A computed fold for an 89-nucleotide RNA from a Bacillota bacterium, annotated as c-di-GMP-I riboswitch aptamer.
Model confidence (mean pLDDT): 85 of 100.
Of the family's consensus pairs, 100% are formed in the model.
It matches the Rfam family "c-di-GMP-I riboswitch aptamer". Rfam describes the family as follows. GEMM was predicted in a large-scale screen for bacterial structured RNA regulatory elements. Rfam links the family to the GO term cyclic-di-GMP binding.
RNA sequence: ACAGGAAAAAGGCAAAGGUUUUGAAAGAAACUGACGCAAAGCCGCGGAUCUAAGGUCGAACCUUCGACUAUGAUGGCCGGGCCGCCCAA
Numbered sequence: 001a002c003a004g005g006a007a008a009a010a011g012g013c014a015a016a017g018g019u020u021u022u023g024a025a026a027g028a029a030a031c032u033g034a035c036g037c038a039a040a041g042c043c044g045c046g047g048a049u050c051u052a053a054g055g056u057c058g059a060a061c062c063u064u065c066g067a068c069u070a071u072g073a074u075g076g077c078c079g080g081g082c083c084g085c086c087c088a089a
Base pairs, nucleotide, nucleotide: 004087005086012037013036017032018031019030020029021028022027035076041082042081043080045079046078047077048074049073050072054069055068056067057066058065059064
């Protein structure tokens, strides 16, 4: 240095829920709260999933319903890339 990850040490992050804000929604942000996480640090590159404003199509008929679709979202869904604390077997 690489690999590895413990009944080690110092720490870190923060699920669900709640309050407020924001968004068409999925969701996101702040505070609270800890289910958990050896990358639960960063990056939407490849998948996967969620939503459907807008768009398209169909029906309905005075304005409603349905289907499809990401340019939206999820890194705590998986893979991948980059950086990184400690040091037993």